A computed fold for a 1449-nucleotide RNA from an uncultured prokaryote, annotated as small-subunit ribosomal RNA. Its Rfam family is "Bacterial small subunit ribosomal RNA". Its family is annotated with ribosome and structural constituent of ribosome in the Gene Ontology. The coordinates come from a structure-prediction model, not an experiment, and the mean pLDDT is 85.
C1' cells in the first nucleotide's frame, strides 16, 4: 500500500467481497519435550458428599482422665473475630462509576498524649433432678463462677444548659517481668454524605410532577438534607431532549487504526451491586449481614402427620443447558489473614501439583558426503523428464527422550507441600519424534485419470452439459508447521457517515415558494473587561499494563529495577492580537424623504367585439356530415347552403417578441376605482436597524370535495359505429359530471433552470427591456445603472457541460444524500367531509442498480446514392401429363448427408449385380489390406474337369512352369503355407474437438495500419466536407502525412490492322480435275506465334483555371469495348469426420471381412426443379442450303449389302486442320381450316432391337395397335437490358447400357426502361436508443403452480407497568400495659424501672375491577419477494408504430 466484481469496451458513482490483526473460543485432521500464562462467555439452572472460620484456661466456673503439672480433654458462661477474605454481574441509565472539588459526620484493632483503675450487689447458663417431643428442641424446680451484668463514689479532658446548673467510668488476670480495664484529646487509616463535568440507542415516547418545588417549625440520623410529618406558598423539570421506553455493571485497561476514531469491559488492579425470590430489622465501632435471625413464595429432604430441616454467584465436584471450559488433589514450607503474652491453633486465601496444543516463547525430530543421477511412482513428443542428494551407502553428533549416580536455592535459629524437582555427571542408539492447507483470477504454487449441468465445489467473480490447471484420486509443486485449516466474532483495508476527511443540474440527495420566531452568523474606529484564547507554576492523574534503558531465569516467553508517559481535571500568575461582553463615536451594509418613469403585477366594477352553437323568419332542393375507406348522426315533418334578426354563455385572434411584471403557482380585449413591489436621478436623514431561518404562519397550476348559481364550445364517465384474432383504446357520431362564477376545504405536479437564500471578488464579445449622462436638437455614436437572451477565456466537471444571471474563487446560515428492490409501502401519529396528505420502518432478496460518453447493431427516423430492386417489356412457374429431387408414411430395409435466401436434377460426371455404406441368411477371426517374430516349404501362379454349395468356401483332379545371391552355412533375400501376439480393421460418434476445401453477403467498395495530433479513457482524426466516378474513381478542402489488402490496371478470349510462317488449310491469276483434284502460288481465308492499336490522345462547350461531364472528329473498336478468370477485413460454432487428413471416445469370434438374394426405383398425399404440350408464328408431307465447339484405338467407324425400324453384316481410312462421329435444327414449298383436331402424346397390350454374366423387381431403343388429362393456368411468384431474352439443333464428361439433368457450342434474333414515390437488398453521411448471443433483441402487467418473509385478523396465551380498593406476616416506633417483675429508694407498705399482652398508622405476598404497553398463536384475508423453456396479451426502450412522463379523476 491495494485488488476482484456492473460494460462490447470506457470513464465514473456506488454496493458487495477478499488480502492484515485479534480472541476467554468453538469443529476437522494430526500431535515429540519443556517454561510461562489461561480455562462455564450458555440455566443469577439445581444441587449428592467433603472441606472453605475460628480462636483463647494469662476472663470464668464445672466434669473426666493420668504421666500429678507451667498437664490434657469436653461441653457451657465471657471476649474477640465472623462486616475481611473467597464468588458472581441479576439488577442499576443512577453521584452508580470516572475525574476534580466541598462541609454537616462516625471509626473497633494500631501510634501519641492527659488522667483514673476505690467500694458493694443480685443473678443465669453449665451442673442435678424432674417433664414434654419421633426429631430438631424445649419445660418447670433447685445451686454456682467470672474481664457476664447492676449500683455508689470520684471526673484532667468530656457531654447537656434556661448558663443558676446538672449528667456520665472502669475488671481484673498472671504474677519476676507483663497483658489488660475506663474517660478524654489528637494522629493515622477506613467509611458516611453533598456538588462541577463526563458517561447507550428511540421522538412511530412531547409533555412530566403532588412530598411533587420552595419555606417555617418539629421529629429522626453518626452527619446535611422532603429523609418523616405539620402548616403556608405554587412551585420543579423540559427541543442543549423532560417523561416513558430499550439495553448495559462503570474504570484503569485490551484489540485494531498512521492518528482521529471504533469495538470491548475474561483473566489482573480499584469502586459498586448481590448471595434461592421478596419483605425486616436484631447484635455490633462497622451489616439490614454468601457459610447469622425472624417472616411470607417457590422448590428440595426428613417425619411417629403433629411437627421440622436446607440454601455451592466459596473450593473441589454432580446433573442439566450448551458447539465449549479442568482435579471431589498436596500443603500451611512461604506471602498474607483470625484468635492467643507466646507455642501452637484455624485459614480450598494462598503456594503448589493434577488435566486441557487454550495462547504465548524455546527447542527436537539429525549433520556432512554421496550420480549409475538406482529401484519405484508420475508424466511423455517414447529420445526422455521428474520425485532427486532425496534414499541407499560411507563418516560423525546425541539437544530432546530413557537408564543410572550426584543434588540445591526458595530459610535471617528451626520448619520445604513443591521434590530426589530444578540443575550437574556418566551411559545408550539414529536410535522414540511430522502434520495440516492450498495449487483458474484475486494468490505463491500445474499435469495426468476418472466424471459428463451428474456426482459435487464455491469466500467473490464463478467451476461442471466427453478433452474440468476450478468437481474427485493420483504425482508433482506453493505456504505454515507441533501444529493447519474452517466457522464465529471486532477494527482495519470503508475518504463507505467523511472532526482529520464526501457529497446534492443529470449518478441518491435543493423544502414548489416567500414571511419570521428561538438559534447560528455579521462593516468601520476608540476605551474598558478578561469570559474563550495563549504561556508559566503547583495539586492530582492509583499501582499494574504500553513505551524508554537497565537487570534475572542458558535464550526467548514471563518477572524484577528505574525513567517517561498518562494528551485529563482543578487552582493560581501573566498576556491582550482577534472573537465574546460594556460604553461612545462613524457612514462604505440596510432603510427612510423629494422627482422622474416601464409594466399580461394584485383586486373588485362596468364596458366591447369577431366567430361557433342554440332560437325567429326568408331563398331554396336532394343531400348533408365524417373518414385511410365507411358507417353510426341529421335530412322531403325541408337539413347542408345562403340572408337578415334576437339573446345567452365562454373566449378575447392580429399586436406578440429567447418582450415585460410576479416570491413562486401564474399573469394578456378596452375604461375607470383601490393596491403591492422593482427601477433610475439627486441631495437630506437615521446610524449596522443586517443575513440565514428549526419549529410556525400564509401563498400555493391542474385534477378533486361541499353549498349555490350558470352551462355556448370542449369534454373523463357511458352509448353506438368502425378498426382488429380481439379492441373495454388509438378513428368517427353523439354526450353526462367537470371545464366558468360566488364562499369554503385540499396542499400535491416532470411544483424543472431537475441548480436554496445572501454576500464580496475573477478576460472579453454580441442583441433586447427601462431609466440617467455627454455628444448641439429627431437621429446616431460613447458612457453608466438595474433587468433579460447568445457565444466564449481562466477555472471547475466523470463526462455532458457551466462559465460575472457559475455549476469558478471564497463565506455565512438551512434543507436534504449514504447500494438496488421491498417501499415512500405496513404500523403507530397528526391533518382532511372524502379521495387522501405528511411523518416513515422492518423480515426477506439480488451482486448489481446507475450517470456520461464511445464503437457497432437496429428504428413502421432523416439525408444521398447504387442494384433487373420497382417501374417499362419480353418470356416462364403456380393449373395438365410425364421426368427427377425432397418430405411424410410404409417397410426386414427403403444406407447416410444437405434444411430460408445461401436444402430439395444437391454429395449422385449416371443404384440391373458391382457400385453400397442399409436388410436378411450363410460364412471367417492376425483377418480383404501393413509391418515385426517363429516354424515349415521351395515355389507361387496360371491352367482342365468333376462333386457338395445358393455363393463364399471347402474337397479332388489334367496341364504347363520348378526363385535369386554368395563367403557354400537350412547364411542373406524373396514369395506362399501355418501359428503365438503386438496390432490391423470400422461409410461407428463428435463438422459443437480440427486441418483442408466450399457456399453466402458480393465483384459490395469497403477493410486497416505506422507516425503525429485530440480526448483522463474506450476511442477520434486520416476513412468526414465541396464535388465527380462502375469504384476509398480522381480532383479540391482539411491536424493531418504515409502505407497495406482490396478497386483498377497487370493475365486469357472476342473484335481491327501489320509482321513471321504456309501442311492436312486457302485459290487472285496460269494450267487441270467430277471434285483445291493435280502443277504452281501463299495475295486472301484460315491457323498460330510475334506484334501494334484506345489515351477522355483532338476540338467545342460546361465545372472552380481541377477531377469529371456533355456533345463532335477520326477510327475496326470511344469513355472500365463484350465476355472470363481473379472473391479484401470478416459474418453465419453456415456445409462436410461418408472425398482426404486428424484430436479424443467407442467395437475387437464384430460396430470388422466375404458372400447370395433384397432394398436404395415403395405410394392414400405435400412440396421444388424441368420436359412435353394445350396447337395456324402450327401440325404432317415434300424440297434441301448454311454453323460452331468438341471426343474418338478394348475407339471413332465411311462406302456398300439386308431390314419399315431400333438395328445387323463387312470392314476402307484414322492416334486424326488429312479419317471418322456428322444429319445440323429452326428453314423454303404444299397441305390442314379451329375440332379435343391430321393439336396433345400419357397409359396399355403386342412384336422386336441393344448393352450387359444377368434387363423379374429395376434399362435404353424400335414397329404395329391404344390416344388419357390438358382449349394458356387462382392467390402468389420467377429470368432477362443485346447478339440479351426467346427460340432453334449440335457436341462432350462419367458411362458396358441408360438424360427431359449437368457443361460447353454455335444459328435465328427482339420488345422496353418515363423515372427513384413505393417493394427488397446494399453503400455513405446523420439521428435516437433501455438493444450488444446486437429488433428472430429487450422487456411489463394479470392468471396459474410451487416457496418463503410480512401487514390485517373475530379472538387467545404471557410479560412488564400503573389507577382505585381490599388484605396486613414479620418488624421496628407510637400508645397502652387492671398480668409479671433479681439487683435501684424505701423500716414496710410500696415506689421508679423493666417485661410478657394488647392496639393504631407504616408495609413484602396475595386479592378485585379498570387503563397503557410489549410479545407468542390464530380460521380467514392482503399485498410483496423468489422460482424451469406455463396461459393472455405487447404497456415502455426506435416518431417502439396513438411521442413519452408527472399530478389527478
Nucleotide at each position: 500500500a491495494g485488488a476482484g466484481u456492473u460494460u462490447g469496451a470506457u470513464c465514473c458513482u456506488g454496493g458487495c467481497u477478499c488480502a492484515g490483526a485479534a480472541c476467554g473460543a468453538a469443529c476437522g485432521c494430526u500431535g515429540g519435550c519443556g517454561g510461562c500464562a489461561u480455562g462455564c462467555c450458555u440455566a443469577a439452572c439445581a444441587c449428592a458428599u467433603g472441606c472453605a472460620a475460628g480462636u483463647c484456661g494469662a476472663a470464668c466456673g464445672c466434669u473426666a482422665u493420668c504421666u500429678u503439672g507451667u498437664a490434657u480433654a469436653g461441653a457451657g458462661u465471657g471476649g474477640c473475630g465472623c462486616a475481611c477474605g473467597g464468588g458472581u454481574g441479576a439488577g442499576u441509565a443512577a453521584c452508580g462509576c470516572g475525574u476534580g472539588g466541598g462541609a454537616a459526620c462516625c471509626u473497633g484493632c494500631c501510634u501519641u498524649u492527659c488522667u483514673c483503675u476505690g467500694c458493694g450487689g443480685g443473678a443465669c447458663a453449665a451442673c442435678g433432678g424432674u417433664u414434654g417431643g419421633a426429631a430438631a428442641c424445649g419445660g418447670c424446680c433447685g445451686c454456682u463462677a467470672a474481664u457476664a451484668c447492676c449500683g455508689c463514689a470520684u471526673a484532667c479532658g468530656c457531654c447537656c444548659u434556661a448558663c443558676g446548673g446538672g449528667g456520665g467510668a472502669a475488671a481484673g488476670g498472671u504474677c519476676a517481668g507483663c497483658c489488660g480495664g475506663a474517660g478524654a484529646a489528637a494522629g493515622a487509616g477506613g467509611g458516611g454524605c453533598c456538588c462541577g463535568c463526563g458517561u447507550u440507542g428511540g421522538a412511530u415516547u412531547a409533555g412530566u410532577u403532588u412530598g411533587u418545588u420552595g419555606g417555617u417549625g418539629a421529629g429522626g440520623u453518626a452527619a446535611u438534607g422532603g429523609c418523616u410529618c405539620a402548616c403556608c406558598a405554587a412551585g420543579g423539570c423540559u427541543a442543549c431532549g423532560a417523561u416513558c421506553u430499550u439495553u448495559a455493571g462503570c474504570u484503569g485497561g485490551u484489540c485494531u487504526g498512521a492518528g482521529a476514531g471504533g469495538a470491548u469491559g475474561a483473566u489482573c488492579a480499584g469502586c459498586c451491586a448481590c448471595a434461592u425470590u421478596g419483605g425486616g430489622a436484631c447484635u455490633g465501632a462497622g451489616a439490614c449481614a454468601c457459610g447469622g435471625c425472624c417472616c411470607a413464595a417457590a422448590c428440595u429432604c426428613c417425619u411417629a402427620c403433629g411437627g421440622g430441616a436446607g440454601g455451592c454467584a466459596g473450593c473441589a465436584g454432580u446433573g442439566g443447558g450448551g458447539a465449549a471450559u479442568c482435579u471431589u488433589c498436596g500443603g500451611c514450607a512461604a506471602u498474607g489473614g483470625g484468635g492467643g503474652a507466646a507455642a501452637g491453633c484455624c485459614u480450598g486465601a494462598c503456594c503448589g501439583a493434577g488435566c486441557c496444543a487454550u495462547g504465548c516463547c524455546g527447542c527436537g525430530u539429525g549433520a556432512g558426503u554421496g550420480a549409475u543421477g538406482a529401484a519405484g511412482g508420475c508424466c511423455u513428443u517414447a529420445g526422455g523428464g521428474u520425485u532427486g542428494u532425496a534414499a541407499a551407502g560411507c563418516u560423525c553428533u546425541u539437544u530432546c527422550g530413557c537408564u543410572a549416580g550426584g543434588g540445591a536455592a526458595g530459610a535471617u535459629a528451626a520448619u520445604g507441600a513443591c521434590g530426589g524437582u530444578a540443575c550437574c555427571u556418566a551411559g545408550u542408539a539414529a536410535a522414540g519424534a511430522a502434520g495440516c492447507c492450498c495449487c483458474g483470477g484475486c494468490u505463491a504454487a500445474c499435469u495426468c485419470c476418472g466424471u459428463g449441468c451428474c456426482a459435487g465445489c464455491a469466500g467473490c467473480c464463478g467451476c461442471g452439459g466427453u478433452a474440468a490447471u476450478a468437481c474427485g484420486g493420483a504425482g508433482g509443486g506453493g505456504g505454515c508447521u507441533a501444529g493447519c485449516g474452517u466457522u464465529g466474532u471486532u477494527c482495519g483495508g470503508a475518504a463507505u457517515c467523511a472532526c482529520u476527511g464526501g457529497g446534492c443540474g443529470u449518478a441518491a440527495a435543493g423544502c414548489g415558494c416567500a414571511c419570521g420566531u428561538a438559534g447560528g452568523c455579521g462593516g468601520a474606529c476608540u476605551g474598558a473587561u478578561c469570559a474563550g484564547u495563549c504561556a508559566g507554576g503547583g495539586g492530582u492523574g492509583a499501582a499494574a499494563u504500553c513505551c524508554c534503558g537497565g537487570g534475572g531465569c542458558u535464550c526467548a516467553a514471563c518477572c524484577c529495577c528505574g525513567g517517561a508517559a498518562c494528551u485529563g481535571c482543578c487552582u493560581u500568575u501573566g498576556a491582550u492580537a482577534c472573537u465574546g461582553u460594556c460604553a461612545g463615536u462613524c457612514u462604505a451594509g440596510a432603510g427612510u424623504c423629494c422627482g422622474g418613469a416601464a409594466g399580461a403585477g394584485g383586486u373588485g366594477a362596468a364596458u366591447g367585439u369577431a366567430a361557433c352553437u342554440c332560437c325567429u323568419a326568408g331563398u331554396g332542393u336532394a343531400g348533408a356530415g365524417g373518414u385511410g375507406a365507411a358507417a353510426u348522426u341529421c335530412g322531403u315533418a325541408g337539413a347542408u347552403a345562403u340572408u337578415a334578426g334576437u339573446g345567452a354563455a365562454g373566449a378575447c385572434a392580429u399586436c406578440a417578441g429567447u418582450g415585460g411584471c410576479g416570491a413562486a403557482g401564474g399573469c394578456g380585449g378596452c375604461u375607470a376605482u383601490c393596491u403591492g413591489g422593482a427601477c433610475c436621478a439627486a441631495u437630506a436623514c437615521u446610524g449596522a436597524c443586517g443575513c440565514u431561518g428549526a419549529g410556525g404562519u400564509g401563498c400555493g397550476a391542474a385534477a378533486g370535495c361541499g353549498u349555490g348559481g350558470g352551462g355556448a364550445g370542449c369534454a373523463a364517465a357511458c352509448a353506438g359505429g368502425a378498426u382488429u384474432a380481439g379492441a373495454u383504446a388509438c378513428c368517427c357520431u353523439g354526450g353526462u359530471a367537470g371545464u366558468c362564477c360566488a364562499c369554503g376545504c385540499c396542499g400535491u405536479a416532470a411544483a424543472c433552470g431537475a441548480u436554496g437564500a445572501a454576500u464580496g471578488c475573477c478576460a472579453g464579445c454580441u442583441g433586447u427591456c427601462g431609466g440617467g449622462c455627454a455628444g448641439u436638437a429627431u437621429a446616431c455614436u460613447g458612457u453608466u445603472c438595474a433587468g433579460u437572451g447568445g457565444c466564449g477565456c481562466a477555472g471547475c466537471u466523470a463526462a455532458c457541460g457551466c462559465a460575472u444571471u457559475a455549476a469558478g474563487c471564497a463565506u455565512u446560515c438551512c434543507g436534504c444524500c449514504u447500494g438496488g428492490g421491498g417501499a415512500g409501502u405496513a404500523c403507530g401519529g397528526u391533518c382532511g367531509c372524502a379521495a387522501g396528505a405528511c411523518u416513515a420502518a422492518a423480515a426477506c432478496u439480488c451482486a448489481a442498480a446507475g450517470a456520461a460518453a464511445u464503437u457497432g447493431a437496429c428504428g413502421g427516423g432523416g439525408g444521398c446514392c447504387c442494384g433487373c430492386a420497382c417501374a417499362a417489356g419480353c418470356g416462364g412457374u403456380g393449373g395438365a401429363g410425364c421426368a427427377u429431387g425432397u418430405g411424410g408414411u410404409u417397410u426386414a430395409a427403403u444406407u447416410c448427408g444437405a434444411a430460408a435466401c445461401a436444402a430439395c436434377g444437391c454429395g449422385c460426371a449416371g443404384a440391373a449385380c458391382c457400385u453400397u455404406a442399409c436388410c436378411a441368411g450363410c460364412u471367417c477371426u492376425u483377418g480383404a489390406c501393413a509391418u515385426c517374430c517363429c516354424g515349415a516349404u521351395c515355389g507361387c501362379g496360371g491352367u482342365u474337369a468333376c462333386c457338395g454349395g445358393a455363393g463364399a468356401c471347402g474337397g479332388u483332379u489334367u496341364c504347363c512352369u520348378u526363385c535369386a545371391g554368395c563367403u557354400a552355412g537350412g547364411c542373406u533375400g524373396g514369395a506362399u503355407c501355418g501359428g503365438c501376439g503386438a496390432c490391423a480393421g470400422g461409410u461407428g460418434c463428435u463438422g459443437c474437438a480440427u486441418g483442408g476445401c466450399u457456399g453466402u453477403c458480393g465483384u459490395c467498395a469497403g477493410c486497416u495500419c505506422g507516425u503525429g495530433u485530440c480526448g483522463u479513457g474506450a476511442g477520434a482524426u486520416g476513412u468526414u466536407g465541396g464535388g465527380u466516378u462502375a469504384a476509398g474513381u480522381c480532383c479540391c478542402g482539411c491536424a493531418a502525412c504515409g502505407a497495406g489488402c482490396g478497386c483498377a490496371a497487370c493475365c486469357c478470349u472476342c473484335g481491327c490492322c501489320u509482321u513471321u510462317a504456309g501442311u492436312u488449310g486457302c485459290c487472285a491469276g496460269c494450267a487441270u480435275u467430277u471434285a483445291g483434284u493435280u502443277g504452281g502460288g501463299c495475295a486472301c481465308u484460315c491457323u498460330a506465334g510475334a506484334g501494334g492499336g484506345a489515351c477522355u490522345g483532338c476540338c467545342g462547350g460546361u465545372g472552380a483555371u481541377a477531377a469529371g461531364c456533355c456533345g463532335g472528329a477520326g477510327g475496326a473498336a470511344g469513355g472500365u469495348g463484350g465476355g472470363g478468370a481473379u472473391g479484401a477485413c470478416g459474418u453465419c460454432a453456415a456445409g462436410u469426420c461418408c472425398u482426404c487428413a486428424u484430436g479424443g471416445c467407442c467395437c475387437u469370434u464384430a460396430u470388422g471381412g466375404g458372400u447370395u438374394g433384397g432394398g436404395c426405383u415403395a405410394c392414400a398425399c405435400a412440396c421444388g426443379u424441368g420436359c412435353u404440350a394445350c396447337a395456324a408464328u402450327g401440325g404432317c408431307g415434300g424440297c434441301g442450303a448454311c454453323a460452331g465447339a468438341g471426343g474418338g484405338c478394348a475407339g471413332c467407324g465411311a462406302c456398300c449389302c439386308c431390314g419399315c425400324g431400333a438395328g445387323g453384316g463387312u470392314g476402307a481410312g484414322c492416334a486424326a486442320a488429312u479419317c471418322u462421329c456428322c444429319a445440323a435444327a429452326a428453314g423454303c414449298c404444299g397441305u390442314c381450316u379451329c375440332a379435343g383436331u391430321u393439336c396433345g402424346g400419357a397409359u396399355u397390350g403386342u412384336u422386336c432391337u441393344c448393352u450387359g454374366c444377368a434387363a423379374c423387381u429395376c434399362g435404353a431403343g424400335a414397329g404395329c395397335a391404344u390416344g388419357a388429362a390438358g382449349u394458356u393456368g387462382g392467390a402468389a411468384u420467377c429470368g432477362c437490358u443485346a447478339g440479351u431474352a426467346a427460340u432453334c439443333g449440335c457436341a462432350g464428361a462419367a458411362c458396358a447400357g441408360c438424360a427431359u439433368g449437368c457443361u460447353g457450342c454455335g444459328g435465328u434474333g427482339a420488345a422496353u426502361a418515363c423515372g427513384u414515390u413505393c417493394c427488397c437488398g446494399g453503400g455513405c453521411c446523420u439521428u435516437g436508443u433501455a438493444c450488444a448471443c446486437a429488433c428472430c433483441g429487450c422487456c411489463c402487467g394479470u392468471c396459474a403452480c410451487a416457496u418463503c418473509a410480512u401487514g390485517g385478523g373475530a379472538g387467545u396465551u404471557g410479560g412488564c407497568u400503573u389507577u382505585a380498593c381490599c388484605c396486613g406476616a414479620a418488624g421496628g416506633u407510637a400508645g397502652u400495659g387492671c398480668g409479671c417483675u433479681a439487683a435501684c429508694c424505701g423500716u414496710a407498705a410500696g415506689g421508679a424501672g423493666g417485661c410478657a399482652g394488647c392496639c393504631a398508622a407504616c408495609c413484602a405476598c396475595g386479592g378485585u375491577a379498570g387503563g397503557a404497553u410489549u410479545a407468542g398463536c390464530g380460521a380467514c384475508u392482503g399485498g410483496g419477494g423468489u422460482g424451469a423453456a406455463g396461459u393472455c396479451g405487447u404497456a415502455a426502450c426506435a416518431a417502439g408504430g396513438u411521442a413519452a412522463c408527472c399530478g389527478u379523476a